[in-house]
Glycine riboswitch aptamer from Chenggangzhangella methanolivorans, 107 nucleotides, folded computationally. The organism belongs to Chenggangzhangella, within Bacteria. It matches the Rfam family "Glycine riboswitch aptamer". About the family: This family represents the bacterial glycine riboswitch.

RNA sequence: CUGGACAAUCUGGAGAGAGACGUCCUCGAGGCGUCCACCGAAGGAGAAACCUCCCCGCCUCCACCGCGGUCGAGGGAAGCUCUCAGGUACCCGUGACAGAUGGGGGA
Numbered sequence: 001c002u003g004g005a006c007a008a009u010c011u012g013g014a015g016a017g018a019g020a021c022g023u024c025c026u027c028g029a030g031g032c033g034u035c036c037a038c039c040g041a042a043g044g045a046g047a048a049a050c051c052u053c054c055c056c057g058c059c060u061c062c063a064c065c066g067c068g069g070u071c072g073a074g075g076g077a078a079g080c081u082c083u084c085a086g087g088u089a090c091c092c093g094u095g096a097c098a099g100a101u102g103g104g105g106g107a
Stems, first nucleotide, its partner, number of pairs: 006104001008101005017036001019035006037088003043084001044082003050075004055069004
C1' cells in the first nucleotide's frame, strides 16, 4: 500500500391452522397454559464418497514404501434428512441466502 472473515446500516427474501379448550383482559385476529394438525430458510443435530488408524496377507533375508482385504475406531457437506428449538392471516420476524453502502474491522 492492498485488504478477508466478521460487524453495522439499508434493500430483496419462501413455507405452513385467523385451529380446539381454558383463562387474563383493553373482549380482538391480543397475552398465557394445555392439546391436536402442519412448515423448514434463525439456531441445533445426522452422515456419503473419500482419508487416516488398528489387524491380516502380498511384495521382501528383514524392514520401509506400495498394493489388496474383513470387523472396528476417528475425521468427513449441503438449499439433503430430522423437527429439539423456532415458526403457521396482515403487521412483525433473532427469516437461510443475495445485493448495496461507508470514515467499522484488520486475517